[in-house]
RNA sequence: CGCUUAUGGAGAAAGACGGAGGGAUUAGACCCUGCGAUGUCUUAGCAACCUGUACUUACAAGGUGCUACAUUCUACUCGGCAGCCAAACGGCCCCGGGAAAGAUAAGCG
Numbered sequence: 001c002g003c004u005u006a007u008g009g010a011g012a013a014a015g016a017c018g019g020a021g022g023g024a025u026u027a028g029a030c031c032c033u034g035c036g037a038u039g040u041c042u043u044a045g046c047a048a049c050c051u052g053u054a055c056u057u058a059c060a061a062g063g064u065g066c067u068a069c070a071u072u073c074u075a076c077u078c079g080g081c082a083g084c085c086a087a088a089c090g091g092c093c094c095c096g097g098g099a100a101a102g103a104u105a106a107g108c109g
Stems, first nucleotide, its partner, number of pairs: 001109007013043005021032003026075004044067003049063002051060004071101001076098005083092003
């Protein structure tokens, strides 16, 4: 880096360094940020995918992971009640599902 499978409900921050953008990517919206963000390090914590011990449900925490909102929304597609605009074709708004993309774990190449 690619492929497969599973999950995305919840949870959990202080200090030091550093000094401008950041929340994955493109665009828009929304949000965080000199009252110092993002990031790095230390310490602490959360969780329980793999793992371990008992055996079907507990316990532990070794390997990962994570500790703003929050896989934030829209974009591609499908469906739906009502409403609005329009002469009509149609468009807008709202709700729900899926795909794609991305994240994490496990396995494989």
Model confidence (mean pLDDT): 80 of 100. A computed fold for a 109-nucleotide RNA from Mucilaginibacter sp., annotated as SAM riboswitch aptamer (S box leader). The source organism's lineage runs through Bacteria, Pseudomonadati, Sphingobacteriia, Sphingobacteriales and Mucilaginibacter. The RNAcentral record of the sequence draws on Ribocentre.